[in-house]
Context: one part of a larger RNA
């Protein structure tokens, strides 16, 4: 000097407590683990593996397995020989295809402007250098990434202290989210981090107004309505007013999207060392970091990855390479994780009725219309899209219906009948519609998660993608609580002191 203590001493973090809703129980869905298996590729393994890599395993993906094929090879350069009925290649025959046998027909570019010879070249064969390798080594490595931890710390120079390791500064008294400020001090600087510059979201101006908007003004078009006029009534006319659809002024609003303002504890009042600075008040659309991202110090874990890609060693070379057909990653006695869906009446069911954001879209999004109970068919308008589709949001709301039951909760499972993708749904897709209607009546010890537009809860989008095992994942919006006395305990961190046979 550090580590480390069931040592002290200040201080934080949903860390505990306060309080909401799960998880452990059930049926599925996924991932593992085990065991099975010709093979169920492979990698991740407390926190920091386990709905992870995989943002799509029917073939393909693919690395496994079984088998059938190839050998300079699917690819990529270069050297040496070879060969006009040659390079190419129909029919046809073996085959599950790969692959082989076969051989009708039958050849190119270039060097010179025409032949023709020759000689290169392109494409073949044989031959050699080589390809090739999701074989190994992440304990040889780059890159990248988790972690501690968005924790507030990690250095440096010069100076001074010490024999020296090393101290100091960076300890201390306040104060902060912050080594953040401000005082004081043998230190006086400074870097890397905090903090801020950046992106969004909240206010308000300016510009711009189409595809966007729709106040107001004009004009049509049908609807409703009443004064009025006409008629005995029915009614009819024109004129008014009331929402609705089209146009034509129009950019006031919404809006979009480009620039500005706007928040500094700036201003007031107390507290504080007159400082930092803190509580409290005006004003204000936001107030003391305004919400939210992006942004991750020196370094820790010989953390992860060689199967993303890239590399060094090491190994395979008629195979550990390369093609192809089938199978396998989908197995099931069992254990764990991570989810959905329940278990019901704040509820299920049936019908009506609002109000979204952010997305995507030509091998694409599909709309009216028709036809099917439906998934779906059919038409086919219209949009490379602030203009056409997708599109219905959903939950809420309003009316009915259930009456506390294993039920009109729950929907697993199975049977028949469809439907669509795709060469191909049998191992192995997804959805529909009839039947069937398991377990579950709130869940042991234990255990997660969140402090505000959060937590629950609804539902929409997208990324991969023919097509899907998505209940997964990221990302929008809706309705939207409860509680936190307080830091003694538990876990994790920070800074100062102590002890120490640890380094």
């Nucleotide at each position: 000097u550090g580590a480390c203590g069931g040592g002290g001493g200040c201080c934080c973090g949903c860390a505990c407590a306060a309080g909401c809703g799960g998880u452990g129980g059930a049926a599925c869905a996924u991932g593992u683990g085990g065991u099975u298996c010709a093979a169920u590729u492979c990698g991740a393994c407390g926190a920091u593996a386990c709905g992870c890599g995989a943002a799509g395993a029917a073939c393909c993906u693919c690395a496994c397995c079984a088998g059938g094929g190839c050998u300079u090879g699917a690819c990529a350069u270069c050297c040496c020989g070879a060969a006009a009925g040659u390079a190419a290649g129909a029919a046809a025959c073996c085959g599950a295809a790969a692959g082989g046998u076969g051989g009708a027909u039958g050849a190119c570019u270039c060097g010179u402007c025409a032949a023709g010879c020759c000689g290169a070249g392109a494409g073949u064969c044989g031959g050699g250098a080589c390809a090739g390798g999701u074989g190994u080594u992440g304990c040889a490595u780059g890159g990248c990434u988790g972690u501690c931890g968005u924790c507030a710390g990690c250095u440096c120079g010069u100076a001074u202290c010490g024999u020296g390791a090393g101290a100091c500064g960076u300890u201390g008294g306040g104060u902060u989210a912050a080594g953040u400020c401000c005082c004081g001090c043998a230190a006086c600087g400074a870097g890397c981090g905090c903090a801020a510059c950046c992106u969004u979201c909240a206010u308000u101006c300016u510009u711009a107004g189409u595809u966007g908007c729709a106040a107001c003004c004009c004009c049509c078009a049908g609807a409703c309505u009443a004064a009025u006029u006409c008629g005995a009534a029915a009614g009819a006319a024109a004129u008014g007013g009331u929402g609705u659809g089209g146009g034509g002024g129009g950019c006031a609003c919404u809006c979009u999207a480009a620039g500005g303002a706007a928040a500094c504890c700036g201003c007031c009042c107390g507290c504080g060392a007159u400082a930092a600075g803190c509580g409290g008040g005006a004003g204000g659309a936001a107030g003391g970091c305004g919400g939210a991202g992006a942004c991750g110090a020196c370094g820790u874990c010989a953390a992860g990855u060689c199967a993303g890609u890239a590399c060094g060693g090491c190994c395979c070379u008629u195979a550990u390479g390369c093609c192809c057909u089938g199978g396998g990653c989908u197995a099931c006695a069992c254990a764990c994780g991570u989810g959905u869906u329940a278990c019901a009446a704040u509820g299920c069911c049936u019908g009506c009725u609002a109000c979204a954001a952010a997305g995507c879209g030509c091998u694409g999004c599909u709309a009216a219309g028709c036809c099917g109970c439906a998934a779906g068919g059919u038409a086919g308008a219209g949009c490379g899209a602030a203009u056409c589709g997708c599109a219905a949001a959903a939950a809420a709301g309003c009316a009915g219906g259930c009456c506390c039951a294993g039920u009109u909760c729950g929907g697993a499972u199975u049977g028949g009948a469809g439907u669509c993708u795709g060469c191909a749904a049998u191992u192995c897709g997804a959805c529909u519609c009839c039947a069937u209607g398991a377990a579950g009546c709130u869940g042991g010890a234990a255990u997660c998660g969140c402090u505000a537009g959060u937590a629950a809860u609804g539902g929409c989008a997208g990324a991969u993608c023919a097509g899907c095992u998505a209940c997964g994942c990221u990302g929008c919006c809706g309705u939207g609580a409860a509680u936190a006395c307080g830091u003694u305990c538990c876990c994790g961190g920070g800074c100062c002191u102590u002890g120490u046979a640890c380094a």
A computed fold for a 503-nucleotide part of an RNA from a Dehalococcoidales bacterium, annotated as small-subunit ribosomal RNA, 3' major domain. The organism belongs to Dehalococcoidales, within Bacteria. It matches the Rfam family "Bacterial small subunit ribosomal RNA". RNAcentral holds the full RNA, with entries from ENA. The coordinates come from a structure-prediction model, not an experiment, and the mean pLDDT is 84.